[in-house]
């Protein structure tokens, strides 16, 4: 260079059009003589710009990064 996947809280990982799961961790709190286990609350995310739509993380285009294959 061609083609195809991908990119989501600190981290790991769902959701592929209307409502962003789950874990682990963090912040408070209950228990504990402490600390861990266990319970309760609770903050925090859609690579980036446009467009489609009543509505976009999801669909489309471009850009950027990453993998994988072919030359």
């Nucleotide at each position: 260079g061609g083609u195809a996947a991908g990119a989501u809280g600190g981290c790991u990982g769902a959701g592929a059009g209307c409502c962003c799961a789950a874990g682990c961790g963090g912040u408070g709190g209950g228990u504990u003589g402490u600390a861990g286990c266990c319970c309760c609350a609770u903050g925090g995310a859609c690579a980036g710009a446009g467009g489609u739509u009543a509505a976009a993380g999801u669909c489309c285009u471009c850009u950027u990064c990453u993998u994988a294959u072919c030359a």
Predicted 3D model of a 71-nucleotide RNA (transfer RNA) from Nannoperca variegata. The organism belongs to Nannoperca, within Eukaryota. Its Rfam family is "tRNA". Rfam classes the family as a transfer RNA.